[in-house]
RNA sequence: GCCCCGGUAGUCCAACGGCAGAGACAAUGUGCUCAAACCACAUCCAGUGUGGGUUCGAAUCCCACCCGGGGCACCA
Numbered sequence: 001g002c003c004c005c006g007g008u009a010g011u012c013c014a015a016c017g018g019c020a021g022a023g024a025c026a027a028u029g030u031g032c033u034c035a036a037a038c039c040a041c042a043u044c045c046a047g048u049g050u051g052g053g054u055u056c057g058a059a060u061c062c063c064a065c066c067c068g069g070g071g072c073a074c075c076a
Base pairs, nucleotide, nucleotide: 001072002071003070004069005068006067007066010025011024012023013021018056027043028042029041030040031039049065050064051063052062053061
């Protein structure tokens, strides 16, 4: 340099044009316990990497860029 995949809550991820939370973990509180762990219940946490475009409507489609991962090429 080229190609592919990805970026959404504190973390992992779902939603693949039509109300961003279906879920898991974490955190907090309560119950349980001598106390904790486990377990149960409840609560909390966002506008989707950035900028533009298409559209009545974009996390989703298009363009450019940024970041991460993988492959290929170059390697004097």
Molecule: transfer RNA
Organism: Pimelobacter simplex